This is a predicted structure of a 100-nucleotide RNA (Bacterial small signal recognition particle RNA) from a Chloroflexota bacterium. The organism belongs to Chloroflexota, within Bacteria. Its Rfam family is "Bacterial small signal recognition particle RNA". It is annotated as a non-coding RNA gene. The coordinates come from a structure-prediction model, not an experiment, and the mean pLDDT is 76.
[in-house]
């Protein structure tokens, strides 16, 4: 110097990671304007019984909290990651070969 590659570059796909978000799980959570059960007491009844129903208790809603074994969605100047395609001015690098 030649030649065949690879990387750097661009695009797409994928994987992981980060951030946010929803679900799920735990806990809390209704003086009254949720539900259930309703002591006591009240009311109706001659009575048997019945009715409404405060407190309490239980469940749950809106909402909040805790953690993340899982999961949905979104995002990026996330990753000396993987695959494919593109690109071939330049830079880096490997094989083979030629010349000095």
């Nucleotide at each position: 110097g030649g030649u065949c590659g690879g990387g750097u570059c661009c695009u797409g796909c994928g994987c992981g990671g980060c951030g946010g978000u929803g679900a799920c799980c735990u806990u809390c959570g209704a003086a009254u304007c949720g539900g259930g059960u309703c002591a006591g007491g009240u009311c109706c009844g001659a009575g048997a019984g019945g009715a409404a129903g405060c407190a309490g208790c239980c469940c749950u809603a809106a909402g909040a909290u805790g953690c993340g074994u899982u999961u949905u969605c979104c995002g990026g100047g996330u990753g000396c990651c993987g695959c494919a395609g593109g690109g071939g001015u330049g830079c880096c690098u490997g094989g083979c070969u030629c010349u000095c």